Overview: The RNA shown here (c-di-GMP-I riboswitch aptamer) has 94 nucleotides and comes from Sulfurovum sp. The coordinates come from a structure-prediction model, not an experiment, and the mean pLDDT is 75. Its Rfam family is "c-di-GMP-I riboswitch aptamer". Its family is annotated with cyclic-di-GMP binding in the Gene Ontology. The sequence was found by an Rfam model in a public genome assembly.

RNA sequence: UAAGCGCAUAGCUAAACUAUUCGCGAGAAUAGGACAGAAAGCUACGGGUCUUCUCUAUUAAGCAUAGCCUUAAGAAGAUAGCCGGGUUGCAUAA
Repeated sequence: UAAGCGCAUAGCUAAACUAUUCGCGAGAAUAGGACAGAAAGCUACGGGUCUUCUCUAUUAAGCAUAGCCUUAAGAAGAUAGCCGGGUUGCAUAA
C1' cells in the first nucleotide's frame, strides 16, 4: 500500500410506527423514534418487485350493454434497507 476483517477506537446511517407536506399512485421529504446495518454512502447500468397510463386480446363472479376486474405486451415512474454491477470513504487487533 492492497486485500480481508469489523477486535478495538472515533464515529455514522435509521426499519416499523406517529405528525406535517408533496404526488393519480407506488412512494418521497422534514421532525420524533430505533428494527437493523461494515458501506443501510452515492449511482436506476442488469435482473426482481410495485404503481400509473395506453392498446389489443384474455379471465372467474357480479352488474347489465358498457365498463369494472384477472393476465400478457408497450410506455412512463417508484424501490439502492430486494439482489448484482459501477464508484467513493473510516479504522486496524488476529